The prediction has a mean pLDDT of 83.
Predicted 3D model of a 74-nucleotide RNA (transfer RNA) from a Thermoplasmata archaeon.
Its Rfam family is "tRNA".
The organism belongs to Thermoplasmata, within Archaea.

């Protein structure tokens, strides 16, 4: 140079293949429970899905193109 796989929440990461609007596990917070802490329990926040663009009524999901990471091959 090319071919593959992979980029989602603060961290791991499901959904992607077949388009209907994103969820879990650990952290975070507040409350319950304790003399206090931990561990339990109960609710919450946190993510416009790597950047653009296209195609659709609708894209995390298909299509170009760029970035970044792994691998292999020249």
């Nucleotide at each position: 140079g090319g071919g593959c796989c992979g980029g989602u929440a603060g961290a791991u990461u499901a959904g992607c293949c077949c388009g209907g609007a994103a969820g879990a596990u650990c952290g975070c917070u507040a409350c319950c429970u304790u003399g206090g802490c931990a561990a339990g329990g109960u609710a919450g926040a946190g993510g416009c899905c790597g950047c653009g663009a296209g195609u659709u009524c609708a894209a995390a999901u298909c299509u170009c193109g760029c970035c970044c990471g792994g691998u292999c091959c020249a």